[in-house]
Context: one part of a larger RNA
RNA sequence: CCGAGGGAGUUGACGGUUGUGGCAAGGUUAAUCCUCUUCGAGGAGAAGCCGCAGCGAAAGCGAAAACCCGCAGCACUUGUUGUGAGGGGUUGAGUAUGAAUAGUGCUUGAGUCACAAACGUCAGACCUGAAACCAGAUGAUCUAUUCCUGUGCAGGUUGAAGUCCCCCUACCGGGGGAUGGAGGACCGCAACCGUUGUUAGUCCAACUGCUCGGGUGACAUGGGAAUAGGAGUAAAAUGCCAUUCGAAUCUGGUGAUAGCAGGCUCCUUCCGAAGAAGCUCUUAGGCUUGCCCUCGCUGAGAUUGAUUAUGGGGUAGAGAUACUGAUUAGAAAGUACUGUCCGGAAACGGGUAGCUUUCUUGUCAAACUCCGAAUCUGUAAUCGUCAUAGAAGCGAGGAGUCGGGGCAUCUGGGGUAAGCCUGGUGUCCUUAAGGGGAACAACCCAGACUUGGGUUAAGGCCCAUAAAUGCGGAUUAAGUGUCAAUCACGAAAAGUGUCCUUUUCCUAAAACAAUGUGGAGGUAGGCUUAGAAGCAGCCAUCCUUUAAAGAAAGCGUAACAGCUCACACAUCUAGGUAAAGGGCCUUGAAAAUAAGCUGGGCUAAAAUCCGCUGCCGAUACCCAGGAAUAUAUUCAGAGAGUAUAAUUUGGUAGGAAGGUGCUCUGAUAGAGUAGAAGCAAGGGAGUAAUCUCUUGUGGAUCUGUUAGAGAUAUGGAUCCUCGG
Numbered sequence: 001c002c003g004a005g006g007g008a009g010u011u012g013a014c015g016g017u018u019g020u021g022g023c024a025a026g027g028u029u030a031a032u033c034c035u036c037u038u039c040g041a042g043g044a045g046a047a048g049c050c051g052c053a054g055c056g057a058a059a060g061c062g063a064a065a066a067c068c069c070g071c072a073g074c075a076c077u078u079g080u081u082g083u084g085a086g087g088g089g090u091u092g093a094g095u096a097u098g099a100a101u102a103g104u105g106c107u108u109g110a111g112u113c114a115c116a117a118a119c120g121u122c123a124g125a126c127c128u129g130a131a132a133c134c135a136g137a138u139g140a141u142c143u144a145u146u147c148c149u150g151u152g153c154a155g156g157u158u159g160a161a162g163u164c165c166c167c168c169u170a171c172c173g174g175g176g177g178a179u180g181g182a183g184g185a186c187c188g189c190a191a192c193c194g195u196u197g198u199u200a201g202u203c204c205a206a207c208u209g210c211u212c213g214g215g216u217g218a219c220a221u222g223g224g225a226a227u228a229g230g231a232g233u234a235a236a237a238u239g240c241c242a243u244u245c246g247a248a249u250c251u252g253g254u255g256a257u258a259g260c261a262g263g264c265u266c267c268u269u270c271c272g273a274a275g276a277a278g279c280u281c282u283u284a285g286g287c288u289u290g291c292c293c294u295c296g297c298u299g300a301g302a303u304u305g306a307u308u309a310u311g312g313g314g315u316a317g318a319g320a321u322a323c324u325g326a327u328u329a330g331a332a333a334g335u336a337c338u339g340u341c342c343g344g345a346a347a348c349g350g351g352u353a354g355c356u357u358u359c360u361u362g363u364c365a366a367a368c369u370c371c372g373a374a375u376c377u378g379u380a381a382u383c384g385u386c387a388u389a390g391a392a393g394c395g396a397g398g399a400g401u402c403g404g405g406g407c408a409u410c411u412g413g414g415g416u417a418a419g420c421c422u423g424g425u426g427u428c429c430u431u432a433a434g435g436g437g438a439a440c441a442a443c444c445c446a447g448a449c450u451u452g453g454g455u456u457a458a459g460g461c462c463c464a465u466a467a468a469u470g471c472g473g474a475u476u477a478a479g480u481g482u483c484a485a486u487c488a489c490g491a492a493a494a495g496u497g498u499c500c501u502u503u504u505c506c507u508a509a510a511a512c513a514a515u516g517u518g519g520a521g522g523u524a525g526g527c528u529u530a531g532a533a534g535c536a537g538c539c540a541u542c543c544u545u546u547a548a549a550g551a552a553a554g555c556g557u558a559a560c561a562g563c564u565c566a567c568a569c570a571u572c573u574a575g576g577u578a579a580a581g582g583g584c585c586u587u588g589a590a591a592a593u594a595a596g597c598u599g600g601g602c603u604a605a606a607a608u609c610c611g612c613u614g615c616c617g618a619u620a621c622c623c624a625g626g627a628a629u630a631u632a633u634u635c636a637g638a639g640a641g642u643a644u645a646a647u648u649u650g651g652u653a654g655g656a657a658g659g660u661g662c663u664c665u666g667a668u669a670g671a672g673u674a675g676a677a678g679c680a681a682g683g684g685a686g687u688a689a690u691c692u693c694u695u696g697u698g699g700a701u702c703u704g705u706u707a708g709a710g711a712u713a714u715g716g717a718u719c720c721u722c723g724g
Base pairs, nucleotide, nucleotide: 001724002723003722004721005720006719011123012122013121014120015119017117018116019115020114021113022112023111026050027049028048032044033043034042035041036040054061055060065091066090067089068088069087073083074082075081076079092108093107094106095105096104097103126263127262128261129260133253134252135251136250137249138248144227145226146225147224148223149222150221151220152219153217155187156186157185158183162179163178164177165176166175167174168173192214193213194212197210198209200208229245232240233239238247266659267658268657269656270655271654276289277288278287279286280285290401291400292398293397294396295395296394297393301386302385303384305383306382307381308380309379310378311377312376317371318369319368324365325364326363329360330359331358332357333356334355335354338353339352340351341350342349343348404429405428406427407426408425409424410423412422413421414420434445435444436443449626450625451624452623453622454621455620459616460615461614462600463599464598468613470612471611472610473609474608475607481602482601493587494586495585497584498583499582500581501580502579503578505576506575514571515570516569517568518567520544521543522542525539526538527537550565553564554563555562627649628648630644631643632642633641634640635639660713662710663709664708665707666706667705668704669703670702671701678697679696680695681694682693683692684691685690
């Protein structure tokens, strides 16, 4: 991982609620006993329990009903009618408080037993799952340490003490040569033991192989004993104590507990959430309220919309002679007091800086406001909408929810920002399918009962790909672009790229550009300077001749010279110059293969802008058939028909209702060797769970209806068992 079988809200007690039934101011037995008996049934049994009276802490005291309104229903004289169970109100009554006869609180006749359902509490309490804790036992054939008794260590090397001999020596002692055979000595692929590195195909292994270390010792090892878990043992590593060790193993307590994790089995119909508030050693949980469902009571108003009227508010904005606080520049006056300067012998006077006040001027505030919206909101009226086919209100039972998220907006608050954090409002997703956006929970369109046909929405119409290679007018040359938004942006700035608009000025008495010619004289102006001649610098910047020409706009020279310019004429010919604004485009523009148009591809577009006409395109809308639900109504009444068809029928958690299948029991009706169940294939019915028929196989049991009872429905749980 596969297959088969098993496999998860059960049972008991108690409690309130609802339904059905019995009896009813009463209801009911428990233990136990008796009879008949297969389970079991019948009878007796009033002890007890609940109810029949409440109020009060208690002592204690102790209920009486009357009137009015009025729903459903009923009635008739059919009406703005009468009556009116239940319902509502007022008064009264009981009791407590109290001085009270006041006021206020509670009370003023329906229960009880059984069965059933969904819940609550206590129990293992839907199933599975810990690590742990405790008790009693079993373990030292592994391993740790110790004790007793045994065994083992090839070969080679080194050569301690001691002893002997010789020599030196006064002594102590020393030297040499032999001998000797010590050592947690040496070498070592002998045995044996270890385990530094490696885990390795050939090639085995939950410790082997290779390599490496020890190898006469604190050595290795056989056999026999000892120490036991809140312990032992430990040359100490939390090591070892039978592949188990920060506390062994086995069995039991035990179905430990788990706010955590996983799983939890048939169908259809109706409705349909919450992710919030408060409290919580609480934020992985829980409780109450809120929001959902179901049932009942009641009986006429309700109001989320619009308008008007009348109140509430201090936000956005705005303001600064309306406060608090911050804040730019200046003016005037005062200056007791402060610093400093001047005059003076001093008194004092004057200047300056500061300070105070006033004025002018320029700015600000969440914790400023003289002001002040939109919006929101209380009340009332009118309109609208909903409502006797039952609204609003009230009560009872059952839940789930307490991790939310995106988008738009308030240019909300925080933050450099975020698919960021945190608020208000709305919406969608969660729980919503379908069409579009290439793909894409929440963006656009649109809320799927079923079948068929048609028309549109968003979005599209060159090909992939349904529908225009549509029409008219412009722009772009950058493949810019071919992106509604988001993810995945592209800025400031710049452009004699190109198009458009507006305006200034020149222009057939000839503009602008181009070409040709001139561009002069006084004079090299004066000063300065080595020099200064238009052109280093300072001052001045006139006059003349002219069509025109600066005491010179630029280059140049050491200084001159030289080349241009301004300005003028001629040639030429029709527009030109300048400014501002706008459209598209370009630069700005840097990231790791082509590479983020969906791709192909597209250039008077298949790009961009402005218009127009068609078409395609969804479960939307329309038409037709069918089904279901709710309500009304009719009838042969567990149902059927008709109508309301309009604004009913998407749905997670969840609530409610109805049904299907399985096993067993009672009753009843049946089937079967002329072939039961089961299995296989095929046909049919039902919205579905499922049911049914035929054929084959099979070879002996099985089924309908009705009433009940459940160990009652499997694909999942690293589920359990077995097999593979």